[in-house]
Molecule: transfer RNA
Organism: Candidatus Daviesbacteria bacterium RIFCSPHIGHO2_01_FULL_38_8b
């Protein structure tokens, strides 16, 4: 220098054009003499910028970052 793949919640992962979800976590409450466990409620995300579309996490382009390969 070229090519390929990936980027979604604090963490690990779903969602293949039609309301962004789960588990763990965190907070509050109930329960307990107290802690843990259990139960209930809440919390919080599509890397960024554009394009296509009635509608984009999803399709296209560029940028940034990460991993791998070739030279």
């Nucleotide at each position: 220098g070229c090519c390929u793949u990936c980027u979604u919640a604090g963490c690990u992962c779903a969602a293949u054009g039609g309301c962004a979800g789960a588990g763990c976590g965190u907070a509050u409450g109930u329960u307990u003499u107290g802690u843990a466990a259990a139960c209930a409620u809440a919390u919080g995300a599509u890397a960024a910028c554009a394009g296509u579309u009635c509608g984009a996490u999803u399709c296209u382009g560029u940028u940034a970052g990460a991993a791998g390969g070739c030279u």